This is a predicted complex of two RNAs, RNase P RNA and transfer RNA, with 439 nucleotides together. It holds a member of the Rfam family "Bacterial RNase P class A". By type it is a ribozyme. About the family: Ribonuclease P (RNase P) is a ubiquitous endoribonuclease, found in archaea, bacteria and eukarya as well as chloroplasts and mitochondria. The coordinates come from a structure-prediction model, not an experiment, and the mean pLDDT is 81.
RNA sequence: CGAGUAAGCUGGAUGGUCGCGGGUACAAGCGCCGUGAGGCCGUACCCGAGGAAAGUCCGAGCUCCGGAGGGCAGGGUGCUGGGUAACACCCAGCGGGGGUGACCCCAGGGAAAGUGCCACAGAAAUGUAGACCGCCCGGCAUUCGGGUGUGGAUGUCGGGUAAGGGUGCAACGGUGCGGUAAGGGCGCACCAGCGGUCGGGCGACCGACCGGCUAGGUAAACCCCACCUGGAGCAAGACCACAUAGGGGAACGAAGGAGUGGCCCGCUCCGUUCCCGGGUAGGUCGCUGGAGACAUGUGGGUAACCCAUGUCCUAGAUAGAUGACCAUCCUCGACAGAACUCGGCUUACAGGCUUGCUCGCAAC
RNA sequence: GGGCGCGUAGCUCAGCGGGAGAGCGCUUGACUCACAUUCAAGAGGUCGCAGGUUCGACCCCUGCCGCGCCCACCA
Numbered sequence: 001c002g003a004g005u006a007a008g009c010u011g012g013a014u015g016g017u018c019g020c021g022g023g024u025a026c027a028a029g030c031g032c033c034g035u036g037a038g039g040c041c042g043u044a045c046c047c048g049a050g051g052a053a054a055g056u057c058c059g060a061g062c063u064c065c066g067g068a069g070g071g072c073a074g075g076g077u078g079c080u081g082g083g084u085a086a087c088a089c090c091c092a093g094c095g096g097g098g099g100u101g102a103c104c105c106c107a108g109g110g111a112a113a114g115u116g117c118c119a120c121a122g123a124a125a126u127g128u129a130g131a132c133c134g135c136c137c138g139g140c141a142u143u144c145g146g147g148u149g150u151g152g153a154u155g156u157c158g159g160g161u162a163a164g165g166g167u168g169c170a171a172c173g174g175u176g177c178g179g180u181a182a183g184g185g186c187g188c189a190c191c192a193g194c195g196g197u198c199g200g201g202c203g204a205c206c207g208a209c210c211g212g213c214u215a216g217g218u219a220a221a222c223c224c225c226a227c228c229u230g231g232a233g234c235a236a237g238a239c240c241a242c243a244u245a246g247g248g249g250a251a252c253g254a255a256g257g258a259g260u261g262g263c264c265c266g267c268u269c270c271g272u273u274c275c276c277g278g279g280u281a282g283g284u285c286g287c288u289g290g291a292g293a294c295a296u297g298u299g300g301g302u303a304a305c306c307c308a309u310g311u312c313c314u315a316g317a318u319a320g321a322u323g324a325c326c327a328u329c330c331u332c333g334a335c336a337g338a339a340c341u342c343g344g345c346u347u348a349c350a351g352g353c354u355u356g357c358u359c360g361c362a363a364c
Numbered sequence: 365g366g367g368c369g370c371g372u373a374g375c376u377c378a379g380c381g382g383g384a385g386a387g388c389g390c391u392u393g394a395c396u397c398a399c400a401u402u403c404a405a406g407a408g409g410u411c412g413c414a415g416g417u418u419c420g421a422c423c424c425c426u427g428c429c430g431c432g433c434c435c436a437c438c439a
Base pairs, nucleotide, nucleotide: 001360002359003358004357005356006355007354008353009352010351012329013328014327015326016325017324018323020048021047022046023045024044025043026042029041031040032039033038050335054346055345057344058343059342060341061340062233063232064231065230069265070264071263072262074229075228076227077226078225079093080092081091082090083089094108095106096105097104098103109224110223114222115221116218117217118216132165133164134161135160136159137158138157139156140155141154142153143152144151173191174190175189176188177187178186192214194211195210196209197208198207199206200205237285238284239283240282247276248275249274250273251272252271256270257269258268259267278438279437280436292312293311294310295309296308297307299306300305330333365435366434367433368432369431370430371429374388375387376386377385382419390406391405392404393403394402412428413427414426415425416424
């Protein structure tokens, strides 16, 4: 210098004027608006979108259902250890795969508990199965040769063989040597896999030795094992104001019905539930100070994270604010807009910046 | 804001992991003077998109995209 890899930051800047939403302080009047619950008015100061506010995919807080109690079913998670309020998230490691490498990817328990499936092709698709071609042995027939045969060739019948060919995603370990009629873990060596013992590690697992010689794939198929799991969601829910038809229908009749969704038991209530119909489309709270943000530390820990101290308050609307204009500047600005709140994941994203590391080339 | 469901031919919908199908519609031919009916044949598909599991995916899993439905309070 080029190519790459991992992690992180940023997401136009500065100033002025006007406007919009909210908060705090002081101050106001028997003020104004509204039938009412309630709301509004001045001045000063302060704050006012994001890294994803998104998808609503996980996990929680909070609220209600009955203080959600037991069992079944259902659902979820799935290498090990740790972090955390919790998680399907994060960190560190193990195993497998990819890359020259930095590094990246993995829904990664169990297929030797059982069941299912493995189309087409193929002889045969899981059963200690299976012989299409080939290879080998034997019988018979035909034929060859001047003659003889324990001979050759061809055909056929019976048997052996999973080494070779062929089919297929997959054919019952792989390579080599020996052995054999030909072959075969039939025997042996090495490798893969399985079981056991010993050693190391908290563990996943790793290493050594020994053994019998071999066991297909699929669990994002049923299933088994371990662990977790009640349901609904701020339109939850609480208080208040106004209005109205407590009208119609259905279920059930206590061995019953209902009580937040499948079933049983337990508990509670007994005129209770559901549907249609009727009325209102108003106010206040929930509503933002919290698993909070930032900084510091010869703090603990490899790290995720934790601990201690200090400082700060940093949107809270309800038809829904966060904008417009002017000036200057630059590299001319992507994806995109809070709606109860957090922790994650996933997806979208122009450009710019920083740091660690790897490979290649060149020079010193 | 929150919660559910759906996406397969032009339309309405089926579709135990192994050939993408039915009805209506469309085209062509036959019948008819002509049309309809009827009969025969045919065309028409990125199974919303992408990735994964599997030998193999419309089907199983994950992530996106699009469309539709439901919800408040009172007596």